[in-house]
Annotation
This is a predicted structure of a 72-nucleotide RNA (transfer RNA) from Treponema sp.

RNA sequence: CGGAUAGUAGUGCAGUGGGAGCACGCUUGGUUCGGGACCAAGAAGUCGGGGGUUCAAAUCCCCACUAUCCGA
Numbered sequence: 001c002g003g004a005u006a007g008u009a010g011u012g013c014a015g016u017g018g019g020a021g022c023a024c025g026c027u028u029g030g031u032u033c034g035g036g037a038c039c040a041a042g043a044a045g046u047c048g049g050g051g052g053u054u055c056a057a058a059u060c061c062c063c064a065c066u067a068u069c070c071g072a
Base pairs, nucleotide, nucleotide: 001071002070003069004068005067006066007065010024011023012022013021018055026042027041028040029039030038049063050062051061052060
């Protein structure tokens, strides 16, 4: 320098045009002599950034950024 893939909750990920979700973690309560495990409830998201298309965008298009991989 060129190409590919990825960027969604604290962490790991799903979600291919109309309701933002799962697991672990965290908080509170129950249970226990106490803890773990288990049960119930809850909090936590400008969907990495900017622009465009559309009635409507995490999702489609463009730009730059970051990370990983491949090539030179």

It matches the Rfam family "tRNA". It is annotated as a transfer RNA.